[in-house]
């Protein structure tokens, strides 16, 4: 004095990520709720069995229909913030919760784990909610793009820069500090 594992810090990728606030429209004339009409034994969970309860049986539940009131959640647009760059998603053991109670098993939501993806975007198909062709998600496919390696090829004395082609993952990649190790 160059190099340099491990750690530490700040960063970068863009129709970027989530998370909250306002606006709009939908959601829907639906749920509900009041009343009248029919009808007659069942009926109560987000779904499905089974057992308690528990309600209704001429004081007629649920269900149908007509009258009259009439919502909301999610989700989508728009506005504005606050956090960030495994941002964040998704599958997944286990576990918590959602029913009048219990059990069993599915759907949904959440918590610890472990596993996948670099990101956007549009597509086929498949899946989950749901009023919806609006949206979410996942396999495959394409296009972009950002990152390092590599190869060509111009430039340049070198670093290196500019193009274009292959190939990898974020536990990557710049930067800067510490620095085992190696010289």
């Nucleotide at each position: 004095c160059a190099c340099u594992a491990c750690g530490a810090u700040a960063g970068a990728g863009g129709c970027g990520c989530g998370g909250u606030u306002u606006u709009c429209a939908u959601c829907a004339g639906u749920a509900u709720c009041g009343u009248c009409u029919g009808g007659a034994a069942g009926g109560g969970g987000c779904c499905g069995u089974a057992a308690c309860c528990c309600c209704g049986u001429u004081u007629g539940a649920u269900c149908a229909g007509g009258c009259g009131a009439g919502a909301a959640a999610g989700g989508g647009u728009c506005u504005g913030c606050c956090g960030c760059c495994g941002a964040a998603g998704c599958c997944u053991u286990c576990u918590c919760c959602u029913u009048g109670u219990u059990a069993c098993g599915g759907c949904a939501g959440g918590g610890c784990g472990g596993g996948c993806u670099g990101g956007a975007c549009g597509u086929c198909g498949a899946g989950g909610a749901a009023a919806a062709c609006a949206u979410c998600c996942c396999u495959g496919c394409g296009u972009c793009u950002g990152u390092c390696a590599u190869c060509a090829g111009c430039a340049g004395c070198a670093a290196u820069g500019c193009c274009g082609g292959u190939g990898g993952a974020g536990a990557g990649c710049u930067a800067u500090c510490c620095u085992u190790u190696u010289u």

A computed fold for a 183-nucleotide RNA from Agathobaculum faecis, annotated as Lysine riboswitch aptamer. The organism belongs to Agathobaculum, within Bacteria.